Source information: RNAcentral holds the sequence, with entries from Rfam. A computed fold for a 92-nucleotide RNA from Erysipelothrix inopinata, annotated as THF (Tetrahydrofolate) riboswitch aptamer. The model forms 94% of the base pairs in the Rfam consensus. Its Rfam family is "THF (Tetrahydrofolate) riboswitch aptamer". Rfam's curators write: Tetrahydrofolate (THF) riboswitch was first reported for Ames et al. as an RNA motif in 5' untranslated (5'-UTR)regions of folate transport and biosynthesis genes in Firmicutes genomes. The prediction has a mean pLDDT of 82. NCBI's taxonomy places the organism under Bacteria, Bacillota, Erysipelotrichales, Erysipelotrichaceae, Erysipelothrix.

[in-house]
RNA sequence: AGCAAAGUAGAUAACACGCGUUAAGUGCUAGAUGGAUGGGAAGUUGCCUUUAGACGAAACUUAGUGUGCGAUGUGUUAUUGCCUCCGUUGCA
Numbered sequence: 001a002g003c004a005a006a007g008u009a010g011a012u013a014a015c016a017c018g019c020g021u022u023a024a025g026u027g028c029u030a031g032a033u034g035g036a037u038g039g040g041a042a043g044u045u046g047c048c049u050u051u052a053g054a055c056g057a058a059a060c061u062u063a064g065u066g067u068g069c070g071a072u073g074u075g076u077u078a079u080u081g082c083c084u085c086c087g088u089u090g091c092a
Base pairs, nucleotide, nucleotide: 002091003090004089005088010080011079012078013077014076015075016074017073018072019070020069021068028053029052030051031050032049034048035047039086040085041084043082059067060066
């Protein structure tokens, strides 16, 4: 000094166990500050937290471990998956 590869937060799908259905949650808008973010440093137009606001729903069934609904939560699996600099592995 050349080539190639590995690996993140997340995203999608399936399965399982749940939550709500007396409406939370999800999503949307405008703010706030903070957190984490390939192995290291750092970073945001990505992710999460938080404040306020607007909007908004699917309930049925009793033989019951019941059937649904929600742009619903968590876990596992599969696929996908960092801009900069420095590294790791392999090849030459």